[in-house]
């Protein structure tokens, strides 16, 4: 250098044009002599920048960052 998948909550994973959903984890509360567990609530996001659209996590472009292939000659 060229192709190709991926980036969403503190962590794993959903939604695939209609305004983001869960589990764990944290918090605060029941329950318990107490501690675990178990129940209820409550916090918390779409790598960065430009485009299309009424409307982008989604579709196009380029950046970064990572995982994987080729190729690297006389």
């Nucleotide at each position: 250098g060229c192709c190709c998948c991926g980036a969403u909550a503190g962590u794993u994973u959903a939604a695939u044009g209609g305004u983001a959903a869960a589990a764990c984890u944290g918090g605060u509360g029941a329950u318990u002599u107490g501690u675990a567990a178990u129940c209820a609530c409550c916090u918390g996001a779409u790598g960065g920048g430009g485009g299309u659209u009424c409307g982008a996590u989604u579709c196009c472009c380029u950046c970064u960052c990572g995982g994987g292939g080729c190729u690297c000659c006389a």